[in-house]
This is a predicted structure of a 519-nucleotide part of an RNA (small-subunit ribosomal RNA, 5' domain) from an uncultured bacterium. The coordinates come from a structure-prediction model, not an experiment, and the mean pLDDT is 84.
Context: one part of a larger RNA
């Protein structure tokens, strides 16, 4: 010198574009973050348009005075539209968002492999969708319970479920044929046995269902090679190494078991212990090294704390369920509820880090045939000099070198063209005008934002540090080994350019110094 996710001490106009709990993976009060589909179902509460017109009538008319007709108005049922609480059913909650405890490990990297696999939704091919049947939520009825939630009858649909048939095909067994591969073996043809399939919807034009082959996308798993220290850690290891054989698994494999057999790892550092998420990158550096892993980005793990599965194309699942334990909360004491390491927010903690903000208008995402409906992801906008950048606080001219201040050899020197005075200019700032690009058939949170003319006016805007040497800047005075200064070297004990003040000087500048940390 250069950097920081920065803190503190003084000070402080603006904009732009970034960044912001590094410590308690401490606890959490509120309220939002993951839902949508009515074109898959059946019942249909409310509420609302329209039709409808029962009744019931203000007035009139007739009357045999019992009524009988005309009717403004109000206006029940019913019917159609809309809207739509609760269910079953689908698809999505496995993405996205968070955070780094654990982990020194095929975790990450980078380069192979799988002849040992899976993949919803998306494309492209082929075939295909026949015939049934029994049920349950809901809703009703009755009942437990403080609640949290049930429980008993009756009913009821369906792209929910089950059963038969259909197999172009797959998938198993079996005997062949035949290409290929280094090899366990992989593909290809045909025989024979056995398995295995479907679903409707409506606005009739699509949208969906099954089987199977192929793609694409995404993942599962093996291996070579890098990957922190520590020998004041030298031995360690019985599913342990390997075998056979069964079992699981998409799929390989001690992954699991039984039985055989006694291996298997280490000074080329096992094991043990510390310590830490890892890259892509940042940061220094001429490299070559070093340190760092905040923002982005991509991998991994973890979601109160272990444990444990179940649904599904995926999870052993952050706002899912189970068991358990700590904690907090309700209670009628029987019992029962909860999990911000989402996004603001609180309370601790600590030198220390932000709004309970507006929007779905953009992109992106779930569903949904569409309209649209959800999204604290996103865009925005708040606050913080916290970084980086860019602007401004004014310019020309002015000498009686003014008044003051400071010093002095008393003659003068200096602040200093510096002020004042005078001629401008208007960046920014104010006020009132106009006013968007982003999105256009229409739809702007941002936002009367940006930006553009205008109007008057120097007005509203400068600090920090330092000045013995390293180091660029000096004098006076007070103080007297006091009080103090300090990064090293060292300043102070009566003339201190080192202390504290006042004038000057010097550096940088909305910022300057100091402090911790890397090179």
């Nucleotide at each position: 010198g250069g950097a920081u996710g920065a803190a503190c001490g003084c000070u402080g106009g603006c904009g732009g574009c970034g960044u912001g709990c590094c410590u308690a993976a401490c606890a959490c009060a509120u309220g939002c973050a993951a839902g949508u589909c009515g074109a898959g179902c059946g019942a249909g509460a409310u509420u609302u348009a329209g039709u409808g017109g029962a009744g019931u009538g203000c007035g009139g008319a007739c009357u045999u005075c019992g009524g009988u007709c005309c009717a403004a108005g109000u206006g029940a049922a019913g019917c159609u539209g809309a809207u739509g609480a609760a269910g079953c059913g689908g698809c999505g909650g496995a993405c996205g968002g968070g955070u780094g405890a654990a982990u020194a490990a095929c975790g990450c990297g980078u380069g192979g492999g799988c002849a040992a696999c899976c993949u919803g939704c998306c494309c492209c091919a082929u075939a295909c969708a026949a015939a049934g049947g029994g049920a349950u939520a809901g809703c009703c009825a009755c009942u437990g319970g403080a609640a949290a939630c049930g429980g008993u009858g009756a009913u009821u649909a369906a792209u929910a479920c089950c059963u038969u048939a259909u197999a172009a095909g797959u998938c198993g067994g079996u005997a062949g044929u035949u290409u290929c591969g280094c090899a366990u073996g992989a593909g290809a043809c045909a025989g024979c046995c056995g398995a295995c399939a479907a679903a409707g919807a409506u606005u009739u034009a699509u949208c969906g269902g099954u089987a199977u082959g192929g793609g694409a996308u995404g993942g599962g798993c093996c291996c070579g090679c890098g990957u922190u220290u520590g020998a004041u850690u030298a031995g360690c290891u019985a599913g342990u190494u390997g075998g056979u054989g069964a079992g699981g698994u998409a799929a390989c494999g001690g992954c699991u078991c039984a039985c055989c057999a006694a291996g298997g790892c280490g000074a080329c550092g096992a094991u043990c212990a510390a310590u830490a998420g890892c890259c892509g990158a940042c940061c220094u550096g001429a490299g070559a090294g070093g340190g760092u892993g905040a923002u982005c980005g991509g991998c991994c793990a973890c979601a109160c704390u272990g444990g444990a599965a179940c649904u599904g194309a995926g999870a052993c699942a952050c706002g899912g369920c189970c068991c358990a334990g700590a904690c907090u909360c309700c209670u009628a004491c029987g019992g029962g509820a909860g999990g911000c390491a989402g996004c603001a927010g609180u309370g601790g903690g600590g030198a220390a880090u932000c709004u309970u903000c507006c929007g779905c208008a953009a992109u992106g995402g779930g569903c949904g045939a569409a309209a649209g409906c959800c999204u604290g992801a996103c865009g925005c906008a708040g606050c913080a000099a916290c970084g980086c950048c860019g602007c401004g606080u004014g310019a020309g001219c002015g000498a009686a070198u003014a008044a003051g201040g400071u010093u002095u050899u008393c003659g003068g020197a200096u602040c200093g063209u510096a002020a004042a005075a005078u001629u401008c200019u208007g960046u920014u700032g104010u006020a009132g005008g106009g006013g968007a690009c982003g999105a256009u058939a229409a739809u702007g949170a941002c936002g009367g934002u940006a930006c553009c003319a205008u109007a008057g006016g120097a007005g509203g805007a400068a600090g920090c540090c330092c000045c013995g040497g390293c180091u660029a800047a000096c004098u006076a005075c007070g103080u007297g080994c006091c009080a103090g200064c300090a990064g090293c070297c060292g300043c102070g004990g009566u003339a201190a350019u080192a202390c504290g003040u006042a004038g000057g000087u010097g550096g940088c500048g909305a910022g300057c110094g100091u402090u911790g940390u890397c090179c």